[in-house]
């Protein structure tokens, strides 16, 4: 000199960040996210699962309705995904006042 957890408040879908308080630590705990690693998943993808709606086909003699089956659509769940983050996880780069 900086300031973890935590608290208040603001921003954000979240992760997280800003400000104020607060100090666990840090001799680069200054900056850089195009290396590794980690966090989040709004949006997207999958079509996996669920129910719903619609359409086609078949069934009981026929219509409606019902049942079976195939498809489509959006919704919800799940999985994957960074274009969002973490420099106080590691490596690397850049910069670093006075005595």
């Nucleotide at each position: 000199g900086c300031a973890a957890a935590c608290c208040a408040u603001c921003g954000g879908a979240a992760a997280c960040g800003g400000u104020g308080g607060g100090a666990c630590g840090c001799a680069a705990a200054g900056c850089u996210a195009u290396g590794g690693g980690g966090c989040u998943a709004a949006g997207g993808u999958u079509c996996u699962c669920a129910a719903u709606a619609c359409u086609g086909u078949g069934g009981a003699a026929a219509c409606a309705g019902c049942c079976a089956u195939a498809g489509u659509a959006g919704u919800g769940a799940a999985a994957c995904u960074a274009u969002g983050c973490c420099a106080g996880c590691c490596c690397a780069g850049c910069c670093g006042c006075c005595g």
c-di-GMP-I riboswitch aptamer from a mouse gut metagenome, 99 nucleotides, folded computationally. Of the family's consensus pairs, 100% are formed in the model. The sequence is in RNAcentral, with records from MGnify.